A computed fold for a 152-nucleotide RNA from a metagenome, annotated as c-di-AMP riboswitch aptamer (ydaO/yuaA leader). Of the family's consensus pairs, 95% are formed in the model. The coordinates come from a structure-prediction model, not an experiment, and the mean pLDDT is 75. It matches the Rfam family "c-di-AMP riboswitch aptamer (ydaO/yuaA leader)". Gene Ontology terms of the family: cyclic-di-AMP binding and regulation of gene expression. The sequence is in RNAcentral, with records from ENA.
[in-house]
RNA sequence: CGAUCCGCAUCUCCUUGUCGGGCAGGAGUGGGGGACCCAGGUUCCAUGCCGAGGCUGGUCUCAGCAACGGCUCGGGGUGAAGGCGCACAGCGCCGGAGCACUUUCCAGCUCCAACCCGACAGCUCACCUCACAGGCGUGGGAAAGAGAGCGU
Numbered sequence: 001c002g003a004u005c006c007g008c009a010u011c012u013c014c015u016u017g018u019c020g021g022g023c024a025g026g027a028g029u030g031g032g033g034g035a036c037c038c039a040g041g042u043u044c045c046a047u048g049c050c051g052a053g054g055c056u057g058g059u060c061u062c063a064g065c066a067a068c069g070g071c072u073c074g075g076g077g078u079g080a081a082g083g084c085g086c087a088c089a090g091c092g093c094c095g096g097a098g099c100a101c102u103u104u105c106c107a108g109c110u111c112c113a114a115c116c117c118g119a120c121a122g123c124u125c126a127c128c129u130c131a132c133a134g135g136c137g138u139g140g141g142a143a144a145g146a147g148a149g150c151g152u
Base pairs, nucleotide, nucleotide: 004027005026006025011022012021013020014017028132029131030130031129032128033127038122048071049070050069051068054065055064056063057062074120075117076116077115078114082094083093084092085091086090095112096111097110098109099108101145102144103143104142105141106140
């Protein structure tokens, strides 16, 4: 921390176990997409850009249209890792996460990444879909709670 439990038919692994590990599957938990209703929106913007072809029109290197493929300064998602303002390499305010048994309070400290989707996504029944990883072993004071040890 949502990131656990059951299970193992078949297949598979080796350290060959009547008993181990992995894969299927099930449950649970947590995300994403997705109607009605409801909510929001209709002013300055990346609803953008690139590509080979197709169709339509036209005066041969033009314009438009729809689909396809690709991109990421728009938009969206996971996540605590954001919001707003300004005189914008930055600063300020607000907000968020952590400080190790738990909660609250006090005074402090540290931090606010990374990745993904690909022009598209408000909410959301049905339905569809994804994950069950990873990281750390780290301060002080007060109160309450929980737990442990020792003694009888």